[in-house]
Context: one part of a larger RNA
RNA sequence: CUGGGCGUAAAGCGAGCGUAGGCGGUUUGUUAAGUGGGAUGUGAAAGCCCCGGGCUCAACCUGGGAAUUGCAUUCCAAACUGGCAGACUAGAGUGUAGUAGAGGGAGGUGGAAUGUGCUGUGUAGCGGUGAAAUGCGUAGAUAUAGCACGGAACACCAGUGGCGAAGGCGGCCUCCUGGACUAACACUGACGCUGAGGUUCGAAAGCGUGGGGAGCAAACAGGAUUAGAUACCCUGGUAGUCCACGCCGUAAACGAUGAGAACUAGCCGUUGGGCCCCCUAGGGGUUUGGUGGCGAAGCUAACGCGAUAAGUUCUCCGCCUGGGGAGUACGGCCGCAAGGUUAAAACUC
Numbered sequence: 001c002u003g004g005g006c007g008u009a010a011a012g013c014g015a016g017c018g019u020a021g022g023c024g025g026u027u028u029g030u031u032a033a034g035u036g037g038g039a040u041g042u043g044a045a046a047g048c049c050c051c052g053g054g055c056u057c058a059a060c061c062u063g064g065g066a067a068u069u070g071c072a073u074u075c076c077a078a079a080c081u082g083g084c085a086g087a088c089u090a091g092a093g094u095g096u097a098g099u100a101g102a103g104g105g106a107g108g109u110g111g112a113a114u115g116u117g118c119u120g121u122g123u124a125g126c127g128g129u130g131a132a133a134u135g136c137g138u139a140g141a142u143a144u145a146g147c148a149c150g151g152a153a154c155a156c157c158a159g160u161g162g163c164g165a166a167g168g169c170g171g172c173c174u175c176c177u178g179g180a181c182u183a184a185c186a187c188u189g190a191c192g193c194u195g196a197g198g199u200u201c202g203a204a205a206g207c208g209u210g211g212g213g214a215g216c217a218a219a220c221a222g223g224a225u226u227a228g229a230u231a232c233c234c235u236g237g238u239a240g241u242c243c244a245c246g247c248c249g250u251a252a253a254c255g256a257u258g259a260g261a262a263c264u265a266g267c268c269g270u271u272g273g274g275c276c277c278c279c280u281a282g283g284g285g286u287u288u289g290g291u292g293g294c295g296a297a298g299c300u301a302a303c304g305c306g307a308u309a310a311g312u313u314c315u316c317c318g319c320c321u322g323g324g325g326a327g328u329a330c331g332g333c334c335g336c337a338a339g340g341u342u343a344a345a346a347c348u349c
Stems, first nucleotide, its partner, number of pairs: 003321004007303002012317001014201004021194003025088007033081002035077008049065006091191001092188004096183004103177007110154001115149007125136002162169002206247006215241002220236004258316006266294013298305002322349003331342004
């Protein structure tokens, strides 16, 4: 490279937006770049292949043909792809009226609980464990009542519930703001899909500057356990966890399953809408957008998947190619650093 693959064997970029490129609905006309056919020229010779000939045969030599799948010019065709011109509405989008939602940002606010401080009551213990001890307490703790301060998180509701592209999002109120869904009509008229580079977002930890610090808690200290115990258990406890701004750019960033489109049995839940019916406590039917459980065909090495496909197809991107060495070295780029990203080879089995 041709292939074959990517849920779990190697393999889907963490996720979006989007440039180039690739691909692209129905229909009419035209064109003739792709495409198909013909002709002409060229495609050296030798060689290979076929039919002959010459050395007694063969190797070898020699004549003719075929082949040389190509290129160029020209003529014809016009279905398909492309170009151009026109039309359409089933894709896509806009408008109108509604619906649900922890979607995002900012400001405000509430109660429970922990902690600390002050005051009162009160007295000898509290705390902790498998058992203890360290620790706290007669300078009055623990407990209990009242008040105050401060930080962080929001019990119940809560649900294989909802929203978001992913990361993720949960007290309540207000403001600003993104998306989705539903109904019936009107409008635009292919405006679409994917997306190398690029760019933006991106848990936790970590970093910089300045705040904040209740609880928890790497490191650290002490007490236990143990042969030892740099642990598991206990008492403390600093970074950090929180806020603002700026970095980092990783993860079992998982559905270990890229995005879009079409098609292919059913049954049972749940959630957001629409319509119809019974007749309204509610129930039933139907349709549509999510989200779950089974399961036909089919697929799969099996497990399993099964209209939310891992089935049947199409388009585009990413990725894999035995294990170790190694996601390492070197170099480049990025970063304050930590490090990230791109990414080998020798050698070895």
Molecule: small-subunit ribosomal RNA, central domain
Organism: uncultured prokaryote